This is a predicted structure of a 96-nucleotide RNA (SAM riboswitch aptamer (S box leader)) from a Chloroflexota bacterium. Its mean pLDDT, the model's own confidence on a scale to 100, is 85. Its Rfam family is "SAM riboswitch aptamer (S box leader)". Rfam's curators write: The SAM riboswitch is found upstream of a number of genes which code for proteins involved in methionine or cysteine biosynthesis in Gram-positive bacteria. The SAM riboswitch acts at the level of transcription termination control.
This record gives sequence, C1' cells and structure tokens, in this order.
RNA sequence: UGCUCAUCCAGAGAGGCUGAGGGACCGACCCUUUGAAGCCUCGGCAACCGUUCAAGCGGUGCCAACUUCGGCGGACAUUUGUCCGGGAGAUGAGAG
Repeated sequence: UGCUCAUCCAGAGAGGCUGAGGGACCGACCCUUUGAAGCCUCGGCAACCGUUCAAGCGGUGCCAACUUCGGCGGACAUUUGUCCGGGAGAUGAGAG
C1' cells in the first nucleotide's frame, strides 16, 4: 500500500514537556489556555491475533460524546422525524 473477512450502542487515569488546535473529509454540533494536537513516563481497558489445560504472558490496538450526528437508498410518518440497509472511516487478522 490495495484486496478479503470480522467488529465498531460497552469499557479505560495521573504526571512531565509543549503551546492552538482537535473531533478522518463536508455540513451541523461539540471538546479545548480550568490547556487542543503531538512527544515521554507510569497506569488502565479489552477488539483481534499468537501461546497456554486454563489463568497468565506476548504482538498490535484503544483510554470525550453511539464511528458525536447527518451526508446515499428504502420503509413508515407526512412537521422537524423513526427504523433498516448501504457508502465512507477506524482497528485487527490473512494471503499478496
């Protein structure tokens, strides 16, 4: 890095450095100097994979909000909406 498959309503802190942004994109709406994102230390959660009789250990991953909601289609409501399925995204594994 494209493909395939699975999952995405739960869960998870504190300190240091830094200094203005971040929530993939667009729209909305949120979070943020009572410090964003990033890096470091210890801690935790537990999705997948490996190992093990099992616990446990290891490899990634994750620790605001349903993947924050909606972006496309269908059904029902006909007032904004509700439900289902997609698309896109994220994570893991596999063979390339």